RNA sequence: UCGGACGCCGCGCCGGACCCACAGGUCCGAGGGCGGCUUGGGGUGAAGUCCCGGGGGCACAGGCGCCCUUGGGGCCGGGCACUCACCUGGCCCGAACCCGACAGCUCACCUCGCAGGCGUCGGUGAGAAGGAAC
Repeated sequence: UCGGACGCCGCGCCGGACCCACAGGUCCGAGGGCGGCUUGGGGUGAAGUCCCGGGGGCACAGGCGCCCUUGGGGCCGGGCACUCACCUGGCCCGAACCCGACAGCUCACCUCGCAGGCGUCGGUGAGAAGGAAC
């Protein structure tokens, strides 16, 4: 000097008492441990809800229905180079994944993450942080 790992600080999430909330009847069945699955349930996240179509597949006497994909609109939610306020003009997003039958809140305590890939970046004021020079 380069690379890797770990630790501290900062930020974000999960689990986790009392209290509170939830639950609360009867009968039958029933164990424990380990492993697997995802329908019940839960988690991260803005990523919810309703309406109108196009295409394909399945089913069907007819009507109805199910699955995949795709376009548009309403309400609502989110983003646009540190934070906030005002002004100006608009442009986009509403996905994906995880846990594995199970988790409410929750002090102490505790797990995990801060990667990867893309795109965007007007003005004024206040504040914050860092760097450089001396």

Record summary:
This is a predicted structure of a 134-nucleotide RNA (c-di-AMP riboswitch aptamer (ydaO/yuaA leader)) from Streptomyces sp. PT12. Lineage of the source: Bacteria > Bacillati > Kitasatosporales > Streptomycetaceae > Streptomyces. The RNAcentral record of the sequence draws on Rfam. Of the family's consensus pairs, 88% are formed in the model. The coordinates come from a structure-prediction model, not an experiment, and the mean pLDDT is 76.